The prediction has a mean pLDDT of 78. This is a predicted structure of a 99-nucleotide RNA (SAM riboswitch aptamer (S box leader)) from Algoriphagus aquimarinus. Taxonomically the source falls in Algoriphagus (Bacteria, Bacteroidota, Cytophagales, Cyclobacteriaceae). Its Rfam family is "SAM riboswitch aptamer (S box leader)". Its family is annotated with regulation of gene expression in the Gene Ontology.
[in-house]
RNA sequence: UGCUUAUCGAGAAAGACCGAGGGAAGGGCCCUAUGACGUCUUAGCAACCUGAAAAUAAGGUGCUAACUCCCAUUCCGGAUAUCCGGAAACAGAUGAGCG
Repeated sequence: UGCUUAUCGAGAAAGACCGAGGGAAGGGCCCUAUGACGUCUUAGCAACCUGAAAAUAAGGUGCUAACUCCCAUUCCGGAUAUCCGGAAACAGAUGAGCG
C1' cells in the first nucleotide's frame, strides 16, 4: 500500500514541552494565544484480538470536542422556495484476517 470482513447516535483528561494553526478532502459550521494541532508522561474509556467454561485480571491495538461535527450522490415520504425526515451508496476511521 491493496483485498475481505465487523463496527462506527454510547463512553472516557490532567500535567510538561512547543507555538499557529486544526477538525481527511470541496462547502458549511466549529475549536484555537484563557495555547489549539503535535510530542511525551500519567490517568481513563472501551471490549476488536490473545487469554478464559463463563466473568474478571493481565497483555496487543484503538480511542478520550461536536453522530464519522453536518452536507455533498441516489431513492422514498412530506412541504413548496431549494427545506425537513428516513434509507442506501461513495469516501473515511478502527480492529481482525490475507497478499